[in-house]
Context: one part of a larger RNA
RNA sequence: CGUAGGAUAUUUGAGAGGACCUGCCGCUAGUAUGAGAAGACCGUGGUGGACGAACCUCUAGUGUACCAGUUGUCGCGCCAGCGGCACCGCUGGGUAGCUAUGUUCGGAAGAGAUAAACGCUGAAAGCAUCUAAGCGUGAAGCUCGCCUCGAGAUUAGAUAUGCUGCAGAGUUAAUCUGGUAAGGCUCCUUUGAGACUAAAAGGUUGAUAGGCCAGAGGUGUAAGCAGUGUGAACUGUUUAGCUGACUGGUACUAAUAAGCCGAGGG
Numbered sequence: 001c002g003u004a005g006g007a008u009a010u011u012u013g014a015g016a017g018g019a020c021c022u023g024c025c026g027c028u029a030g031u032a033u034g035a036g037a038a039g040a041c042c043g044u045g046g047u048g049g050a051c052g053a054a055c056c057u058c059u060a061g062u063g064u065a066c067c068a069g070u071u072g073u074c075g076c077g078c079c080a081g082c083g084g085c086a087c088c089g090c091u092g093g094g095u096a097g098c099u100a101u102g103u104u105c106g107g108a109a110g111a112g113a114u115a116a117a118c119g120c121u122g123a124a125a126g127c128a129u130c131u132a133a134g135c136g137u138g139a140a141g142c143u144c145g146c147c148u149c150g151a152g153a154u155u156a157g158a159u160a161u162g163c164u165g166c167a168g169a170g171u172u173a174a175u176c177u178g179g180u181a182a183g184g185c186u187c188c189u190u191u192g193a194g195a196c197u198a199a200a201a202g203g204u205u206g207a208u209a210g211g212c213c214a215g216a217g218g219u220g221u222a223a224g225c226a227g228u229g230u231g232a233a234c235u236g237u238u239u240a241g242c243u244g245a246c247u248g249g250u251a252c253u254a255a256u257a258a259g260c261c262g263a264g265g266g
Base pairs, nucleotide, nucleotide: 001152005163007161008160009159010158011157015149016148017147018146021049022048023047024046025045026044027043033038051106052105053104054103055102059100060099061098062097066093067092068091069090070089071086072085073084074083075082076081110144111143112142117137118136119135120134166178167177168176169175183261184260185259186258187203188202189201190200191199208254209253210252211250212249213248214247215246217243218242219241224237225236226235227234228233
């Protein structure tokens, strides 16, 4: 810009893409078959491999603004207690998130038309013949079925629900201009989103983010004080203290105010 007014939702599906793998074991059944050795079709159940998708409950990893221990040195006047630097100083753990080695799921079933092939009826050709007319069976393949996108599918679709026939100019026509409706955008707070944009959640009729409160999870028993010991230390107060992203709540702070776009059609 188009989709013959302008919107907001929900859709149909022309079309496009993805997927399409396979082993082994049990039963049927030591049955059919076979002199025996051996040993099925058909059908049914289970369990794997490789591949793929999603997810983080478990296992495992990371986790540089979480917790603890500890070395050297400097500083806070000293002790105690802390802070800086040394690869995050080193070491032991670790929430969320992100991950695989972890977990769950997938290939299907089914339908239709067929290939090779196998048939029925059947003439040409009194017979025979699956074929010439006609009618069947039949594949991991084809068309559906499963998943994703999808009306710029210019053949531009459908349904539902809001808005509405306003002024001025104009040959009163096309059209242009202006202010609006439904609705939308700018702007702002953000994340289940993200390079930017977009999308999504919100903007006081508010839990969107921060703060605060409570909890979960993590770390592992803080400081101070008291006791014991010559002392290093230990014990008690104390399953403490601290705690990033998680959960719930709470308007304390910030989403204020404002501006712009946007129909008049048949």

Background: This is a predicted structure of a 266-nucleotide part of an RNA (large-subunit ribosomal RNA, domain VI) from a Candidatus Poribacteria bacterium. The RNAcentral record of the full RNA draws on Rfam and SILVA. The coordinates come from a structure-prediction model, not an experiment, and the mean pLDDT is 89.